RNA sequence: AGAGUUUGAUCCUGGCUCAGGACGAACGCUGGCGGCGCGCCUAACACAUGCAAGUCGAGCGAAGAGGCCCCUUCGGGGGUACUUCAGCGGCGGACGGGUGAGUAACACGUGGGAAUCUGCCCCCUGGCCUGGAAUAACGGCUGGAAACGGUCGCUAAUGCCGGAUGUGUCCCGCAAGGGAUAAAGGCUUCGGUCACCAGGGGAUGAGCCCGCGGCGGAUUAGCUAGUUGGUGAGGUAAUGGCUCACCAAGGCGACGAUCCGUAGCUGGCCUGAGAGGGUGGUCAGCCACACUGGGACUGAGACACGGCCCAGACUCCUACGGGAGGCAGCAGUUGGGGAUCUUGCACAAUGGGCGAAAGCCUGAUGCAGCGACGCCGCGUGCGCGAUGAAGGCCUUCGGGUCGUAAAGCGCUUUUCGGAGGGCAGAAAACCUGCGAUCUUCGCGGGUCUGACAUCAACUCCGGAAUAAGCCCCGGCUAACUACGUGCCAGCAGCCGCGGUAAUACGUAGGGGGCGAGCGUUGUCCGGAAUCACUGGGCGUAAAGGGUCCGCAGGCGGCUUGGUGAGUCUCGCGUGAAAGCCCCGGGCUCAACUCGGGGACUGCUCGAGAUACUGCCAGGCUUGAGGGCAGGAGAGGCAAGCGGAACGUUGCAAGUAGCGGUGAAAUGCAUUGAUAUGCAACGGAACACCAAUGGCGAAGGCAGCUUGCUGGACUGUUCCUGACGCUCAUGGACGAAAGCCAGGGUAGCGAACGGGAUUAGAUACCCCGGUAGUCCUGGCUGUAAACGAUGGGUGCUAGGUGUUGGUGGUAUCGACCCCCCCAGUGCCGCAGCUAACGCAUUAAGCACCCCGCCUGGGGAGUACGGCCGCAAGGUUGAAACUCAAAGGAAUUGACGGGGGCCCGCACAAGCGGUGGAGCAUGUUGCUUAAUUCGAUGCAACGCGAAGAACCUUAUCCAGGCCUUGACAUCCCCGGAAUCCCCUGGAAACAGGGGAGUGCCUUCGGGAACCGGGUGACAGGUGGUGCAUGGCUGUCGUCAGCUCGUGCCGUGAGGUGUUGGGUUAAGUCCCGCAACGAGCGCAACCCUCAUCGCCAGUUGCCAGCGCGUAAUGGCGGGAACUCUGGCGAAACUGCCCGAGUAAUCGGGAGGAAGGUGAGGAUGACGUCAAGUCCGCAUGCCCCUUAUGGUCUGGGCUGCAAACAUGCUACAAUGGGUGGUACAAACGGCAGGCUAACCCGCGAGGGUCCGCGAAUCCGAAAAAACCACCCCCAGUUCGGAUUGGAGUCUGCAACUCGACUCCAUGAAGUCGGAAUCGCUAGUAACCGCAGGUCAGCAAUACUGCGGUGAAUACGUUCCCGGGCCUUGUACACACCGCCCGUCACACCACGAAAGUCGCCGAGCCCGAAGCCGGUAAGCUAACCGCAAGGAGGCAGCCGUCUAAGGUGAGGUUGGCGAUUGGGGUGAAGUCGUAACAAGGUAGCCGUAUCGGAAGGUGCGGCUG
Repeated sequence: AGAGUUUGAUCCUGGCUCAGGACGAACGCUGGCGGCGCGCCUAACACAUGCAAGUCGAGCGAAGAGGCCCCUUCGGGGGUACUUCAGCGGCGGACGGGUGAGUAACACGUGGGAAUCUGCCCCCUGGCCUGGAAUAACGGCUGGAAACGGUCGCUAAUGCCGGAUGUGUCCCGCAAGGGAUAAAGGCUUCGGUCACCAGGGGAUGAGCCCGCGGCGGAUUAGCUAGUUGGUGAGGUAAUGGCUCACCAAGGCGACGAUCCGUAGCUGGCCUGAGAGGGUGGUCAGCCACACUGGGACUGAGACACGGCCCAGACUCCUACGGGAGGCAGCAGUUGGGGAUCUUGCACAAUGGGCGAAAGCCUGAUGCAGCGACGCCGCGUGCGCGAUGAAGGCCUUCGGGUCGUAAAGCGCUUUUCGGAGGGCAGAAAACCUGCGAUCUUCGCGGGUCUGACAUCAACUCCGGAAUAAGCCCCGGCUAACUACGUGCCAGCAGCCGCGGUAAUACGUAGGGGGCGAGCGUUGUCCGGAAUCACUGGGCGUAAAGGGUCCGCAGGCGGCUUGGUGAGUCUCGCGUGAAAGCCCCGGGCUCAACUCGGGGACUGCUCGAGAUACUGCCAGGCUUGAGGGCAGGAGAGGCAAGCGGAACGUUGCAAGUAGCGGUGAAAUGCAUUGAUAUGCAACGGAACACCAAUGGCGAAGGCAGCUUGCUGGACUGUUCCUGACGCUCAUGGACGAAAGCCAGGGUAGCGAACGGGAUUAGAUACCCCGGUAGUCCUGGCUGUAAACGAUGGGUGCUAGGUGUUGGUGGUAUCGACCCCCCCAGUGCCGCAGCUAACGCAUUAAGCACCCCGCCUGGGGAGUACGGCCGCAAGGUUGAAACUCAAAGGAAUUGACGGGGGCCCGCACAAGCGGUGGAGCAUGUUGCUUAAUUCGAUGCAACGCGAAGAACCUUAUCCAGGCCUUGACAUCCCCGGAAUCCCCUGGAAACAGGGGAGUGCCUUCGGGAACCGGGUGACAGGUGGUGCAUGGCUGUCGUCAGCUCGUGCCGUGAGGUGUUGGGUUAAGUCCCGCAACGAGCGCAACCCUCAUCGCCAGUUGCCAGCGCGUAAUGGCGGGAACUCUGGCGAAACUGCCCGAGUAAUCGGGAGGAAGGUGAGGAUGACGUCAAGUCCGCAUGCCCCUUAUGGUCUGGGCUGCAAACAUGCUACAAUGGGUGGUACAAACGGCAGGCUAACCCGCGAGGGUCCGCGAAUCCGAAAAAACCACCCCCAGUUCGGAUUGGAGUCUGCAACUCGACUCCAUGAAGUCGGAAUCGCUAGUAACCGCAGGUCAGCAAUACUGCGGUGAAUACGUUCCCGGGCCUUGUACACACCGCCCGUCACACCACGAAAGUCGCCGAGCCCGAAGCCGGUAAGCUAACCGCAAGGAGGCAGCCGUCUAAGGUGAGGUUGGCGAUUGGGGUGAAGUCGUAACAAGGUAGCCGUAUCGGAAGGUGCGGCUG
C1' cells in the first nucleotide's frame, strides 16, 4: 500500500466482498506449566441459608456466675476490679460495597460565579455557675398463636428543663443604647487529659447559579398559565416564580421550541496517517437508584440499600383475629440465556467505624479456589546418525517423496516427581529510655503479631522421562497430487465449484500458516475519498428546483479615521489520579509495577499587535439605479376589420357514378351525388413574407388596424452614492390533457359504431363520430416544463455568418469598408472531460449564494401530513431481494437501415424433379433380430468402389471354448505336414495310419504343432463433448494478419480507409505510415499451334513387290501419331480515353487480354462428421461385451420423403443395311479371335496376346431403305406363368442373365422446386474400379452429335467492402414486456383486539404545613384557681395509588383483501431493442385479456 467482482474486450461511474486491528465474548476441535489481569453484556426476574455495622462500662442505672477483700446470725450480706446480656445515653449506621432501571437534564464535562451550610480534624478567644422534673431498664398485674403490647410502681446520667453570666454572636437602632442567647461531665499517678458551651479563622465535604460542549427523528411546527416579569409576603442553610397574593402580558421556537425514540455522563478504551468513527466492561471522578409509587422523621449531613410511615404487586407465617419480608452487599439457588466463578481463608497487611487504650467490628480489603476469557513468559528436548530401513503416498515403473525424520549412539534436566533447608511482605500499636516546640512528634531499646503457605527463589536425587494441536492449500491468498463421487452428496467471504479425468465436494499422502492454541460466529473501526472539514460530485453515469419575484439568512466595490469582537503573540491559572508517549528503576525477561518528565490539541483571566474580517463615523464612483436622446421587436391585454380554404343551404347547369385503398369494402348517389358556376350563412385558423430571424423569466408569442401596457438595447456621462448578488420558508406565473358553470361547434377528433387486414386485430388503413379542441369566468400545477447544462461577477487565442444600435471613414446616399456595444449561430486554440464532447452563449480559471445526489429493484409506491370538486399533486420511507444496475467508447454480429459490387442469385433461355411403374437410400412401422453410424443447406444411389454363406459388427435363435482365433515369456512332448474312420448341423471330440527335415560346441537350439502354468491376450463395448489424423461447409469467397512507427488513458485504430481499376487486398494515385507474412496471381498437369529429336508394335506421300482386298512385304522418316525437349501471348504493337493503373477498338496470330480445364482451399466458423478405416487417454467386460460354429436377419411393408432409371411416343418405335471415337482393362482360376452347336443366355473347341502388335470391341445416336399412322397403339414395359443358362459348397428366404407367354400404371405431371452461359446444356453410347457371381438404373472416367439465351441488377438467395442504428456478444434461431396459473417470502389496507402517554373529573392513604381548642398534659409563671406551652383529635390546602369517560400515540395479532419480490422447462400474445416491421419516449385523458392502442401537446435520447 491494495485486491476480487458488471464487458467479447475497454475506460469510467458505482455497489457488494476480502486481506488488518480490537473484544467482559460465545461455539467447535484440542489442551503441559507459570505470572499478571478479567469473569451475568440476558430477567433493575424471583430468592432458601449464612455472613456483609457496629462500638463505647473512662457517660448512666440495673442484673448475674466465678475471683479477691470485709462482715456474717453461716442462710447470706457488703465492697471491689473484671466479664456478660439487654436498656438509657453518645458517636457511627448519609462512609465503605452494589447496580445502570430512570435521566437529553446544569445529569455530566470544562471554565467561572455569589446568596450558603459544614459532625469528626487544625489554629485562636472566652466560658463550663446554680437548680429542677421525668423516663427506659427493673418489679407487680395483664392481653396476644405470634409479632408485639397495655396498665400500675421505682430509678440514673455526658438524656431533658428552668434560672444566672453574656467576651462574643444574632436582631432593632444613625448612634448612644436596648433586646435575645450557652454548657456535662468522665478518668487521673492530681501534673493533667479526653469531652462540653459560645464565638472567630482554616481545612474538608456539600448545596445553589451561569457561559460553552457532547443524539436521532420535521412523516413532531408551533409550545407555555406559575406560564414570563414586577411588587410584597412566606419558606430554605442559602439565591430564586421555590410557594402565595396582587399587577403587567409576557417567555420559548427554523441557530429547531414542543413532542416522540434512544441513552447514565466523563477520564478513558478500540480503530485511524490524521481529521474522524465507534464505545463507556474492569480501574478512577460525578450522577441516579435500592421490590414499585408516595411521604416525611432524626441528623452536621438522608428524603436514607441491610431506618420509619402509607399505598400496590409478590412471597412466607398464622390459632384467620392478625403479622413478617425486600441479595442492583459477599458467597449461593431457581429462572432467562449462546454465555459469565467458591454457600473458601484471614483481619497478618492497607483502609474504615467506635473507644483514652487494650481491643472489638469490617464478604471494604488482603489472599486462595474455578474458567486458555485475555495479555506475557517457558516447555514438549539437544547433538551425531544413509543400507536414504520398514511402511505410506505418487510414478513416465527409471524413480520420487515423507526424510536425519525414525531406529541406534551420546548428552542435558527447564518443566515434572520426590526430598531438604528457606527471603521479603513486620513495622507499628504496647512497654520503656532520651530529646524536643513536651502524653500527641522524633530517635533508640524491648516484647508480640503471617490468612496467603506443603509460597516464591535455592539445593540434592530420579529420568527423555509428563507434554501438540488446529485451520488452510481454485483466484483474491502462502501451500498439489491420487482415489472416491458424478449438478448427486456436498462446498462457498466474493467471484463461483460439482452433470465421469474435480489442485474448489469427501478421504489419503504431501505441503502452507499459526501454535497451547487454532478456527468459526457476532460486534466496532479500517480499507470506504462509499456523506468527501481535511477530502466527492450533479450535459449523457445518481444528481439543477418548470420559471421569476423576494423576507430572513449567507456573501459583498474604492478610500480615511476610530474600536479591538473575530484573528495572532506572550504570560498567569486550570486541564484530578490512573491511562498514553519518553527516560530510568523493581520482579531472572516480559506482561505487570514504581519514580521522573512530556503530552492532555481545551477553557478562564491579564498584557500586547491591528494586516485581514466585523462594528462605528466620514468620503469616493467604477457596481447598481435614475435623467435625457434614439431606434428594433409574433412581448402582454382589449376592441374592430380582412381575404383564402372548408362545411352547410339555396339556385343554375349536368349525368352515373363519386369516394376511398396496397387491393377493397363500409359510406355517398337517379328523391340527381361527385366535378362546375353564382349567392348566402357559419366557425376555426391566418398560406406567401419566414430565416440557420425576432421578442419574452419560463410556459410561450405570427393576417391587418387602433388603444392601453411590460421589458431589453444604443448614445450621452447630467443625477443618487454601494442603494449590490443570491435566496430556505413564502408569493406570482406556468404547454397539453383534465374538472366546474355558461356559451359556441366549420374542420379535426379520444371513446364508440361500421368496413377491411389478420391465426386473432379490443391496433396500424378506410367510412362515420361524441366529449374535447374555440370563447367567458373559476380550478388543476404537471411534461423529454431540455441546452436533459441554477443565478451573479471577473478573467482566459482567434475565425466566420446573422439581428439591433452607435461611431469612424467616405458619400448625393451607412451603398461598400473599419471599430465598439448588446443578442443569436457555426468552426476552432489553450484548458477541461471516463469518453462523447465543451470551448468569451464553457462543461476552462476563480469567488459568492441557492437547489439536488450517495448501488439496482421494491418505488416516486405505502403510511402520515398539506393542497385539490375530482382526477390527482406535493412531501416521501421500510421489509424483502439482487451482484449488479449504469455511462461513454471499441471490435464484431445483426437490421423487414443506406451506398457500392459480385455469383446460373434473379431475369432471359434449354432440359428436368414434384404425377406413373420400377431401382436405390432414409424415416416410420413390423420383427426373435430387422447391427451401427450419417440428420437443414453441408444426412437420405451417404460410410457400402459389390450383404446368398463369408463379409457381419452377438442384431436374433441355438451348439460349443476359456491363456483363448492373434502377440511375448516359461515348462513338457512332438519335425512340420498329409491321409483315413466314427459321432455331430457344423464348430468340435475321439481313433488309426503315413512322415521323420534344418543348425549344433552334441548339452541343445530355430521354425512349426500339441499339452500345461501364470503374467497376459482380446473387445466394431462407452465417450468424436477427453483426443490425433482425415474430411465436410462458408468458399476459390478475397480476404486474414504481423513488425516498427504514429494516434488513443484504454479496448483498439492506422496500415487494410479514400479516388479509380480488376476475376482478385489485382494494380495505380492519394494518405502517418513504411514494410512484411498467409491467401489472389504465377510456378505444376492436361488440351489447342509450330519447331527440333526419335521412328516400333504406330504412319504410308513418293519408289518397288504382292493381294480379290488390306502398310501385307521391301523400303521410307515426308504426313498423322506417339512422347521428350523447346518455341509461342507479354496489353508486346496501332488508334482512342485516362495523371496513372487500366479500359474500348484494331492488326497480326493456332490461340488475346486469366486461351480452356484440372490440381491447389488463407486466419478461422460450425464442441460440424468420424473412437465402426487407422491411432489414442480414461472408463467398462474377463467361463464374457472375448473366441468359434450352424441357421436366420441386415432384402421384412399400411405409409412418407430423397436420389435416380424407363416412359407416356412420329424430332418416335420396329426391321434391315452402311459408317465414325476416345479412354480404359486383360498373362494364365485373365482377356479370348476365328470356327461349330443353341432362337438366346450360353456351351464346345482352339488361334493370338505378359499387349501402340492380340483380345474385350459391336460404339451408339447418326446416315440409307422399308413398315407403323396417333391408337393406351408395332408407344410403354411393370407384374405374373412357364422353360432355361451361368457363377458358386450352396441361388428357398435372397443372384444376374436368356427364351416363350403375360402385358399394369402412364397420354407430359398441383403447390412448389433443381441443373446449366459453349464444345456448356441436352441427347448418345463406350470403359473402369469393387467383383466367384450380382441386384450398377449407382459411382468414376471417355469420347460422339451438339444448341438456345443473358435487356438488365428493381426483386428472391448467398457473399464482399464502406457506412449507420443496436438494450444483441450462446451474437436475430439474439434480446425482451405484461396479464394469467402454481409455490414460497416480506409488506400495505381491514371489522376488531392487547400496551404507553398527557390532560379533565371523582375518590383520596401516609405525611409536612396551616387552622381549631371541646379532650389530655411533668419541668416555667402562679399561694391557689388557673395560665403559657405541648400532645392527641378534628378540619383544610397539597397529594401517591385507585376509579371514570373522551383523546393522543406506538407496536403486536387479525377473517379477508391489495399490489410487490423470488422461483427449471407452464399459458396467451409481441409492446421495446435494427426504420423492431405503426420511430420511440414524456405528461394527460380514455379504452382494451395482457403487453398496450388512440386523442391532444411536447422532446430527439
Molecule: small-subunit ribosomal RNA
Organism: wastewater metagenome